[in-house]
The RNA shown here (Bacterial RNase P class A) has 344 nucleotides and comes from a Spirochaetia bacterium. Rfam family: Bacterial RNase P class A. The family's RNA type in Rfam is ribozyme. Gene Ontology terms of the family: ribonuclease P activity, dimeric ribonuclease P complex and tRNA processing. The organism belongs to Spirochaetia, within Bacteria. Of the family's consensus pairs, 94% are formed in the model.
């Protein structure tokens, strides 16, 4: 130079006119000036929370989440770190990526189809010995076998020997697998010793089993002002998933049908676990202290339009509010990492 992996930031700008929301300040109350005004995912509604409200918000059972060790967090299933498996790459044993990572001997249940046989598992071809038959090939019957073939995702430890009538952990070394004991590490879990011939596989994104967490409901939550309307009518014990317990409250202020009236206007509604710099602990996620900052709040629901110049601009528009996952998405600009090739 070119190529691939990864991670990070930014996602149109500026000037003028005039228009629409909010906010401050001054007013002669008619306006006037000065700032602000839609994303990195606002999207999805998969997850954690804040905050409101159910007098209180206890147990326990159903249900429902998690799942290798730790650490951060307001919380989580996110984040960061480290183990271990896999799978790729690699001239030195590192790197990258990805996990739905407890438990199969508590019990149930499932492995189609091919195969002789799929777990309390066997002889389909074949090897081995004995009889008979035949004399070319070979066929029959008993008995023994399970290494070698075949069939499947998957055949019951692997491999090389020794040994046998033929083989078989049948013995033996080594690997795997279990127990034990040292030894490093907070831990998961890694190493090194020595005993044992040791096997009844896989699935728990099947039911189940342990351990550990969980009250519901949701800004169309709630509060306040105000208008209306039959002095509403019937039932029953209520209490924010379901069952029981216990607590409370009571014949209504609860709840349940059923019929009438209103559907107005304020508030929640933006200072928040907030951004940002510096310095200090930390492998780092993060935390702490300090300085400086304020950057929409609409209510059928503003955040435009035209000009002019520069410009890579796709996917796309707040509705209570935040911290993540996910899923659309064209680019510019930086940083670490490896190829290939050239050229000192």
């Nucleotide at each position: 130079c070119a190529g691939g992996c990864a991670g990070g930031u930014c996602c149109u700008g500026u000037u003028a006119u005039c228009g629409c929301c909010g906010g401050c300040a001054c007013u002669u109350a008619g306006g006037u000036g000065c700032g602000g005004g839609a994303g990195g995912a606002a999207a999805g509604u998969c997850c954690g929370g804040g905050c409101u409200c159910c007098a209180c918000a206890g147990a326990g059972c159903a249900u429902g989440a998690u799942g290798c060790c730790g650490g951060u967090u307001a919380a989580u299933g996110g984040c960061c770190g480290g183990a271990u498996a896999u799978a790729c790459u690699u001239u030195c044993u590192g790197g990258u990526a990805u996990a739905a990572u407890a438990g199969a001997u508590a019990g149930c249940g499932c492995c189609a189809c091919a195969g002789a046989a799929a777990a309390u598992a066997u002889a389909c071809u074949g090897c081995c010995c004995g009889g008979g038959a035949g004399u070319u090939u070979u066929c029959c019957c008993g008995g023994g076998u399970g290494a070698g073939g075949g069939u499947g995702a998957a055949a019951u430890g692997g491999c090389g020997g020794g040994g046998u009538a033929a083989g078989a952990g049948c013995c033996c070394a080594c690997c795997g697998c279990u127990c034990u004991g040292c030894a490093g590490g907070a831990a998961a879990c890694u190493g090194c010793a020595g005993g044992g011939g040791c096997a009844u596989g896989g699935c728990a994104a099947g039911c189940c089993u342990c351990a550990u967490c969980a009250g519901g409901a949701g800004c169309a939550a709630g509060g306040c002002u105000g208008a209306a309307a039959c002095a509403g009518c019937a039932g029953a014990g209520g209490g924010u998933c379901g069952c029981u317990c216990g607590c409370c409250c009571a014949g209504u202020a609860u709840c349940u049908g059923c019929g009438g009236g209103u559907a107005a206007g304020c508030u929640g509604c933006u200072u928040u676990a907030g951004a940002a710099u510096a310095c200090c602990g930390g492998c780092a996620a993060c935390g702490g202290u300090u300085u400086u900052u304020a950057u929409a709040g609409a209510c059928a629901g503003a955040u435009g339009a035209u000009a002019a110049c520069a410009u890579a601009g796709a996917c796309a528009g707040a509705a209570c509010u935040c911290g993540g996952c996910u899923u659309a998405c064209g680019g510019a600009c930086c940083u670490g990492c490896u190829u290939u090739u050239u050229u000192u």